Overview
Predicted 3D model of RNase P RNA and transfer RNA as a complex of 461 nucleotides. Rfam match: Bacterial RNase P class A. Its family is annotated with tRNA processing, ribonuclease P activity and dimeric ribonuclease P complex in the Gene Ontology. It is annotated as a ribozyme. Its mean pLDDT, the model's own confidence on a scale to 100, is 78.
RNA sequence: AGCUGGCUAGGCAGUCGCUGGGAAGCGUUUGCUUUUCAGAGGAAAGUCCGGGCUCCACAGAGCAGGGUGCCGGCUAACGGCCGGGCGUCGCGAGGCGACGGAAAGUGCAACAGAAAACACACCGCCGAUGGCUCGCCCGCUGAUUCGUCAGCGGGGGAGAUCAGGCAAGGGUGAAAUGGUGCGGUAAGAGCGCACCGCGGUCCUGGUAACAGGGCUGGCUGGUAAACCCCACCCGGAGCAAGACCGAAUAGGCAGGCGUUCGAGGGCUGCUCGCCCGAUGCCUGCGGGUUGGUUGCUCGAGCCCCGGGGCGACCCAGGGCCUAGAUGAAUGACUGCCGGAGCGCCGCGAGGCGCCGGACAGAACCCGGCUUAUCGGCCAGCUUCA
RNA sequence: GGGCCGUUAGCUCAAUUGGCAGAGCAAGGGACUCUUAAUCCCUAGGUUGGAGGUUCGAUUCCUCCACGGCUCACCA
Numbered sequence: 001a002g003c004u005g006g007c008u009a010g011g012c013a014g015u016c017g018c019u020g021g022g023a024a025g026c027g028u029u030u031g032c033u034u035u036u037c038a039g040a041g042g043a044a045a046g047u048c049c050g051g052g053c054u055c056c057a058c059a060g061a062g063c064a065g066g067g068u069g070c071c072g073g074c075u076a077a078c079g080g081c082c083g084g085g086c087g088u089c090g091c092g093a094g095g096c097g098a099c100g101g102a103a104a105g106u107g108c109a110a111c112a113g114a115a116a117a118c119a120c121a122c123c124g125c126c127g128a129u130g131g132c133u134c135g136c137c138c139g140c141u142g143a144u145u146c147g148u149c150a151g152c153g154g155g156g157g158a159g160a161u162c163a164g165g166c167a168a169g170g171g172u173g174a175a176a177u178g179g180u181g182c183g184g185u186a187a188g189a190g191c192g193c194a195c196c197g198c199g200g201u202c203c204u205g206g207u208a209a210c211a212g213g214g215c216u217g218g219c220u221g222g223u224a225a226a227c228c229c230c231a232c233c234c235g236g237a238g239c240a241a242g243a244c245c246g247a248a249u250a251g252g253c254a255g256g257c258g259u260u261c262g263a264g265g266g267c268u269g270c271u272c273g274c275c276c277g278a279u280g281c282c283u284g285c286g287g288g289u290u291g292g293u294u295g296c297u298c299g300a301g302c303c304c305c306g307g308g309g310c311g312a313c314c315c316a317g318g319g320c321c322u323a324g325a326u327g328a329a330u331g332a333c334u335g336c337c338g339g340a341g342c343g344c345c346g347c348g349a350g351g352c353g354c355c356g357g358a359c360a361g362a363a364c365c366c367g368g369c370u371u372a373u374c375g376g377c378c379a380g381c382u383u384c385a
Numbered sequence: 386g387g388g389c390c391g392u393u394a395g396c397u398c399a400a401u402u403g404g405c406a407g408a409g410c411a412a413g414g415g416a417c418u419c420u421u422a423a424u425c426c427c428u429a430g431g432u433u434g435g436a437g438g439u440u441c442g443a444u445u446c447c448u449c450c451a452c453g454g455c456u457c458a459c460c461a
Base pairs, nucleotide, nucleotide: 001382002381003380004379005378006377007376008375010337011336012335013334014333015332016331018039019038020037021036022035023034024033025032026031041359045370046369048368049367050366051365052364053238054237055236056235060272061271062270063269065234066233067232068231069230070084071083072082073081074080085099086097087096088095089094100229101228105227106226107223108222122170123169124166125165126164129163130162131161132159133158134157136155137154138153139152140151141150142149143148178196179195180194181193182192183191197219198217199216200215201214202213203212204211205210242294243293244292245291252285253284254283255282256281257280264276265275266274301320302319303318304317306315307314308313341354342353343352344351345350386460387459388455389454390453391452392451395410396409397408398407404441412428413427414426415425416424434450435449436448437447438446
């Protein structure tokens, strides 16, 4: 100068209050007084996941829908955690990763560009092959002023050439049909070869992901946080769930459906199945009550010690009880201590003064994740001097 | 407490297989008019609430936040 993990979130005393429990006294119908005990967090938050619990079938089937996605493990469960693999960033300690499938199918790729997905040819390279044009050489025929000239055939050559070949290079783009090199060729090209990459197959190591090696195939882009495919998981709703007591008024008006050939309901979009179901159900209008108890805090609970495991975690023993409010308590003030910071004095050691100031607050309960957070402390490790 | 929605110009709202962010009103300038209004023409105005990610490319897809709303007419 950093990396990783963990802890903490002022302490003590006094005064006045608040909520709940116990005890005593008074009143005895709610209650009042005194005393004693207890009284927010690491995130109580966001409500993003998972579970318990409760009701709805004993939680059922199919479709639809949603979620997760390298491998193994932990766990009540998880999208969490631990360990490992691979990729990537960093000199490093380490960090990060929605990390199955694009060779099942469908879709998409604006602009630019020749071409954007059974590719394509703008510039460019070549023009081997087949033509065209023009020279050169040879042969034959004809003409001749005997120097040659014309035609035909053959050979060989040239071309800012046509047909055609190519995809190396340029250019466009986010992306152009593996990369580098050598050979090869008219020029080129996995066309051939070597190495690297990719696919297939076999062997070895590993539980596996995967890694290493042999053989083989010239090699068929991107996007799945697009549809989709594959594997696995998910019934719905939520403590305002649910249960009980009390109060209240109505047993109201209008319309519709229905009583075993069954309306409607069972808080899932559809189908099936199951259950409930009859002076009942649905819709609209109108009216009334909106109090109390329970659920409620003992729970996958906390602490100590021992053992197993690399670890998450598990097992055994001992000890402890630690908020339950509901127009919703957990606060305010004073004094002292002292951490850090700032200011002043001092050469320095140090002294004096100011300053408790972060995020935030339970609401059925747990396990996680994420987000917010003034500072302080501890441990291990890395790099540089 | 639980549950569910929304955020695009000053205001009200659009924008779908992801491909140049638009309309009406308002604002500014000009024309018309003696002047104003109305009308016509032109113009400016955008971190698509913020940050990050996927993608060549995000208002749109994903994640995390912020703010606002639904209040016995979302749930007793």